[in-house]
Context: one part of a larger RNA
RNA sequence: CUGGGCGUAAAGAGUUGCGUAGGUGGUUUGUAAAGCGAAUAGUGAAAUCUGGCGGCUCAACCGUACAGGCUAUUAUUCGAACUCACAAACUCGAGAAUGGUAGAGGUUACUGGAAUUUCUUGUGUAGGAGUGAAAUCCGUAGAUAUAAGAAGGAACACCAAUGGCGUAGGCAGGUAACUGGACCAUUUCUGACACUAAGGCACGAAAGCGUGGGGAGCGAACCGGAUUAGAUACCCGGGUAGUCCACGCCGUAACCGAUGGAUACUAGCUGUUGGAGGUAUCGACCCCUUCAGUAGCGAAGCUAACGCGUUAAGUAUCCCGCCUGUGGAGUACGGUCGCAAGACUAAAACAU
Numbered sequence: 001c002u003g004g005g006c007g008u009a010a011a012g013a014g015u016u017g018c019g020u021a022g023g024u025g026g027u028u029u030g031u032a033a034a035g036c037g038a039a040u041a042g043u044g045a046a047a048u049c050u051g052g053c054g055g056c057u058c059a060a061c062c063g064u065a066c067a068g069g070c071u072a073u074u075a076u077u078c079g080a081a082c083u084c085a086c087a088a089a090c091u092c093g094a095g096a097a098u099g100g101u102a103g104a105g106g107u108u109a110c111u112g113g114a115a116u117u118u119c120u121u122g123u124g125u126a127g128g129a130g131u132g133a134a135a136u137c138c139g140u141a142g143a144u145a146u147a148a149g150a151a152g153g154a155a156c157a158c159c160a161a162u163g164g165c166g167u168a169g170g171c172a173g174g175u176a177a178c179u180g181g182a183c184c185a186u187u188u189c190u191g192a193c194a195c196u197a198a199g200g201c202a203c204g205a206a207a208g209c210g211u212g213g214g215g216a217g218c219g220a221a222c223c224g225g226a227u228u229a230g231a232u233a234c235c236c237g238g239g240u241a242g243u244c245c246a247c248g249c250c251g252u253a254a255c256c257g258a259u260g261g262a263u264a265c266u267a268g269c270u271g272u273u274g275g276a277g278g279u280a281u282c283g284a285c286c287c288c289u290u291c292a293g294u295a296g297c298g299a300a301g302c303u304a305a306c307g308c309g310u311u312a313a314g315u316a317u318c319c320c321g322c323c324u325g326u327g328g329a330g331u332a333c334g335g336u337c338g339c340a341a342g343a344c345u346a347a348a349a350c351a352u
Stems, first nucleotide, its partner, number of pairs: 004323003007306002012320001014203002017201002022196003026090006034083002036079008049068003052064004093193001094190003097186005105179007112156001117151007127138002164171002208249006217243002222238004260319006268297011301308002325352003334345004
């Protein structure tokens, strides 16, 4: 290389959003003949290989101007199904247009109530808090409780769902502005404009980093109290960074459906979300059909089994990524990136 694989055994990159090179590509007609097929001719050294004959007592081995082969390549002629190229056309793929629909999709600004905490004032008096039990802790300098007022920060009960939206990460009080995408219907337009995608660009939870704010609650580190043989923990009382905002970095996660993307085909049943059509009706609900999503169960088939099963892990095609016993090791060295933490790329000796 061929071959075998990637849900759970090693293996799908966090997302592919944009997309370069490359690879692959719908229907019809014609031209050409690069790939492709046929015929003829040339070359295809020697050794080697096959058959014949011969020499070593046989064989291996060797010889032989005896025959064949050497899967290749060049030239000419012919063919045109398929692939490619060129030309012309088509509408089913793709996109656009028009009319609707649903949505925690995104960004910014404004705003609401409940609760926690703190402060002020009133009432009121000896406890409160906490635990398996306690203690540290708070409280006669008046706590806890209760009532009124104020401040400030963060998160949004019910609705709420097997629900919705987003490429993924993710997104939830309300209102407004700006804005991205999806779905359905019509079949009006363009006419293959498509799929995938090495590198590249962009985005990417939490934690962490830089500068400046903010700081209610929670709370790494840390300090006490317990527990214990010990207790650098689990439990309790405190509590800094952080959590929040703006800007800039970082670029990792069990970033999971542990399942790359696209297209086509292959029994059904049940729920649910968003449309459309029909039936019914005064109208709606109901019922039927269909498209797009999202769940549960299952035929065939697949799978080592578990299970998957029109949202495939079934049947096929195209493109990309990745795997090759375990440890050493996602480490060393080198390189790129980063303020740092570190990230990405990525071995070997050796052991078994």